[in-house]
FMN riboswitch aptamer (RFN element) from Acetobacterium woodii, 129 nucleotides, folded computationally. The coordinates come from a structure-prediction model, not an experiment, and the mean pLDDT is 80.
């Protein structure tokens, strides 16, 4: 460094008030949270540079959990809008808007499958040039 390979560890967050009810973390109003890679105009250190190295997207591109099914194979969520600018899906600013299956008063936040799986990440060895 490699379309290679072993082993080990990790590898999801969040209901506080307040209202109705026999009865809600589930119904209203406000609150709150955000898996992995890519991409990316950011910040931030380091450098005379060139240029490196850490960060930067729930809503953009793709995976992964999750649903169906014997299987092969299939379903699978949500973003404007104004600013800056050469250029914005990604930067500022505003205002939205999503979020598997069972389970109970209807549940992204609670219990359960799950001390489970798993996108990939880190560590160390192996082949091999």
């Nucleotide at each position: 460094a490699g379309u290679c390979u072993g082993u080990u560890u990790c590898a999801g967050g969040g209901c506080g008030a307040g209202g109705u009810g026999u009865a809600a973390g589930u119904c209203c109003u406000c609150a709150c949270c955000g898996g992995u890679g890519g991409u990316g105009a950011u910040a931030c250190a380091u450098g005379c540079a060139a240029a490196u190295g850490u960060u930067a997207a729930g809503u953009c591109c793709a995976c992964g959990a999750g649903c169906c099914g014997a299987a092969a194979g299939g379903c699978c969520g949500a973003u404007c809008u104004g600013g800056u600018u050469a250029g914005a899906a990604u930067c500022c600013a505003g205002a939205a808007c999503c979020g598997a299956c069972g389970g109970u008063a209807u549940a992204g936040u609670c219990c359960g499958g799950a001390u489970g799986a798993a996108a990939g990440a880190a560590a160390u060895g192996g082949c091999g040039u």